The RNA shown here (transfer RNA) has 72 nucleotides and comes from an Anaerolineales bacterium.
The coordinates come from a structure-prediction model, not an experiment, and the mean pLDDT is 83.
Rfam family: tRNA. The family's RNA type in Rfam is transfer RNA.

[in-house]
RNA sequence: GCCCUCGUAGCUCAGUGGCAGAGCAAUCGCUUGGUAGGCGAUAGGUCAUGAGUUCAAAUCUCAUCGGGGGCU
Repeated sequence: GCCCUCGUAGCUCAGUGGCAGAGCAAUCGCUUGGUAGGCGAUAGGUCAUGAGUUCAAAUCUCAUCGGGGGCU
């Protein structure tokens, strides 16, 4: 230098054009004599950044940034 892949909640990841979700973690409540565990609820998001396509973009296209891998 070129190619591939990844970037979504505090963490690990789903979601491949039509309301952004799960598990764990956090907070509150129930349960207990108390703790742990269990159960229920709540909160938490610039979907890496910018632009484009579309009635509509996390999703498609381009550029940029960052992580990982490959080739020379």
The sequence is in RNAcentral, with records from ENA.